[in-house]
Context: one part of a larger RNA
Molecule: large-subunit ribosomal RNA, domain III
Organism: freshwater metagenome
RNA sequence: GAGUAGCGUUAAAAGCAGUGAAAAACUGCUUCGCCGAAAGCGCAAGGUUUCCUACGCAACGUUAAUCGACGUAGGGUGAGUCGGCUCCUAAGGCGAGGGCGAAAGCCGUAGUCGAUGGGAAACAGGUUAAUAUUCCUGUACCGCUGUUCAAUGCGAUGGGGGGACGAAGAAGGUUAACUCAGCCAGGUGUUGGAUGUCCUGGUUUAAGCGUGUAGUCGUGCCUGGUAGGCAAAUCCGCCGGGCUUAGAUGAGGCGUGAUGACGAGCGGACUUGUCCGCGAAGUGAGCGAUACCCUGCUUCCAAGAAAAGCCUCUAAGCUUCAGUUGAAUAGUGACCGUACCGCAAACCGACACUGGUGCGCGUGCUGAAUAUGCUCAGGCGCUU
Repeated sequence: GAGUAGCGUUAAAAGCAGUGAAAAACUGCUUCGCCGAAAGCGCAAGGUUUCCUACGCAACGUUAAUCGACGUAGGGUGAGUCGGCUCCUAAGGCGAGGGCGAAAGCCGUAGUCGAUGGGAAACAGGUUAAUAUUCCUGUACCGCUGUUCAAUGCGAUGGGGGGACGAAGAAGGUUAACUCAGCCAGGUGUUGGAUGUCCUGGUUUAAGCGUGUAGUCGUGCCUGGUAGGCAAAUCCGCCGGGCUUAGAUGAGGCGUGAUGACGAGCGGACUUGUCCGCGAAGUGAGCGAUACCCUGCUUCCAAGAAAAGCCUCUAAGCUUCAGUUGAAUAGUGACCGUACCGCAAACCGACACUGGUGCGCGUGCUGAAUAUGCUCAGGCGCUU
């Protein structure tokens, strides 16, 4: 220079009370304002304790601070079913032998790794200051191991099936969600009317198990032969005969789960913001998804992963055993992640930075709409 520029989107504050040395900013209450396809909620990545509680205010916070994502201390993340790993493979990596190279090394078979994909199984309610599909209550399901009983051809790193897949378009069924009516509970006042055709609030319930529907696909079973599936096969394929429209798949609904839970509200207790107890109605219609049936259907050309789990077939072998199948029952299910932020003051931008950041849910009225405006729930008023 200069007590100058500036104090980071003009969404906005006001009053009362509390705490305190001190209050425009902290806490509580009452109004007001802002967002509401978001400035709300749930995940992934990334961060790594920032989460909760107590105490504190030097520094950090563009001002103050009793406050804080700051300092100090203590506490907090509970899983057979969520995700990972125990399984599988893709691009790609590595690579026994092998090829090449002067060497370092490069390539690559068998193989072995490698998810962003395939692959067993859990829901509802409650609970903590802080975790919950993990704890608790209730009701389930899956794999493995053992025992008992019954039946019995079992057996793989091999064969076959299956897993198993494109884009666009259209229609039907259905549910979630929402709205209205009915039902239940409460209110009914200071003014003309109103005990009702008024106002306010509630009307919620899963997985599993049973039934097997709208629909879609469509042959299925028995039997004879067989040169293919690198060996074998009763399996698959191929060629015949007979009887058949069986069979497979499939949302939702209904019943059960549930004489349970939740539930507006009511009552009680005290340490006055917590705990305990009781608990009504809990139906129908309309609308209606981009969700489910649907890995379906139709059309088209650019012709749209693999492997395992799973089912089946036999080979070697075993065959009073072992093994396999079914029922009952008992046991068992390790390890890692789980706090919190997550369109942001906690991630990437040197900052508590008007920037950037993948997926899902996303109320009502208006409307073609996820536009616009107002608004639920919820969250904020952007640190002078």